RNA sequence: AAAUCAAUAAUCGGAUCAGGCGGUCUAAUAAAAGACGCAGCCGGGCAUAGAUGCAGCAGGAAAUCCUGUGGGACCAUU
Numbered sequence: 001a002a003a004u005c006a007a008u009a010a011u012c013g014g015a016u017c018a019g020g021c022g023g024u025c026u027a028a029u030a031a032a033a034g035a036c037g038c039a040g041c042c043g044g045g046c047a048u049a050g051a052u053g054c055a056g057c058a059g060g061a062a063a064u065c066c067u068g069u070g071g072g073a074c075c076a077u078u
Stems, first nucleotide, its partner, number of pairs: 009078003013075002017072001019042003022038001023036004045054003056069005
């Protein structure tokens, strides 16, 4: 000096990993279920010893309010 490995940080990063939404099929108007990746959307930040909480997102909406959610992993480049 280079390469490799590990860790950390960043990116208007990426994506059929999981997961969620949507969709298709079956079922169906009691119950609100099951299967399918189909690849359309998201795929996840911060604080805390911890419990929890904040930002953010979606909806309601008279609202300064309310409700729900608030999230694991991987890859690339620097």
Source information
NiCo (Nickel/Cobalt) riboswitch aptamer from a Spirochaetales bacterium, 78 nucleotides, folded computationally. The coordinates come from a structure-prediction model, not an experiment, and the mean pLDDT is 75. It matches the Rfam family "NiCo (Nickel/Cobalt) riboswitch aptamer". Gene Ontology terms of the family: metal ion homeostasis and cobalt ion binding. The source organism's lineage runs through Bacteria, Pseudomonadati, Spirochaetota, Spirochaetia and Spirochaetales. The sequence was found by an Rfam model in a public genome assembly.